[in-house]
This record gives sequence, structure tokens and C1' cells, in this order.
RNA sequence: GCACCCGUAGCUCAGCAGGAUAGAGCGACCGCCUCCUAAGCGGUAGGCCGUGGGUUCGAAUCCCGCCGGGUGUG
Repeated sequence: GCACCCGUAGCUCAGCAGGAUAGAGCGACCGCCUCCUAAGCGGUAGGCCGUGGGUUCGAAUCCCGCCGGGUGUG
């Protein structure tokens, strides 16, 4: 340089043949339980989906540029 893959909550990921309120587990916080802690149980908060454009009535999902990470290859 070229090709391909990835970038969604603090962390690990799902959702990606467009359709409507963006989810799970772990973690955090509050409460229940317990003599206390852990475990267990219930609840709450937290992301407009890397970024800038485009297509569309509608985009995390399609297209283009850029940024970052990874794999392969010269």
C1' cells in the first nucleotide's frame, strides 16, 4: 500500500435482509433477607448505537468519506 473484519451502557456482547419504546449478562446504587458479610431476591440509574455526510416517510441496521482497533498479504 491492498483485502477483509470490528467500533452499541463502566466491562463483555446481542440486535445489522430498515419500522417504529435500543436489549442481556456482569458491574454501580437503593432496598429485602442476615447478628454482620457473602450468596440469594426486588428495584433504580446509565448508551440517541466511533465521527461527518447521503438515501428514505423512517437508518444502530443501506451507501460514501474520515478516525480508531484487529487479521491476512506484497
Transfer RNA from a Clostridia bacterium, 74 nucleotides, folded computationally. Its Rfam family is "tRNA". It is annotated as a transfer RNA. The sequence was found in a public genome assembly. The organism belongs to Clostridia, within Bacteria.